[in-house]
RNA sequence: GGGCUCGUAGCUCAGUUGGAAGAGCAUCCGGUUUGCAACCGGAAGGCCACGGGUUCAAAUCCCGUCGAGUCCA
Numbered sequence: 001g002g003g004c005u006c007g008u009a010g011c012u013c014a015g016u017u018g019g020a021a022g023a024g025c026a027u028c029c030g031g032u033u034u035g036c037a038a039c040c041g042g043a044a045g046g047c048c049a050c051g052g053g054u055u056c057a058a059a060u061c062c063c064g065u066c067g068a069g070u071c072c073a
Stems, first nucleotide, its partner, number of pairs: 001072007010025004019056001027043005049065005
């Protein structure tokens, strides 16, 4: 330098024939317990890497940029 895969909650990841953003763990609150853990219920937490384009409508499609992984040179 080029090819491919990827970037979504604090962490690990779902969500792609475009149409209301989710799970597990962690955190907080409550229940249970003498107390802790475990277990049960609930809550908070996201401008979906960034900038443009297409569209009535974009996490999703197109272009560019940045970053990570991998392969080739």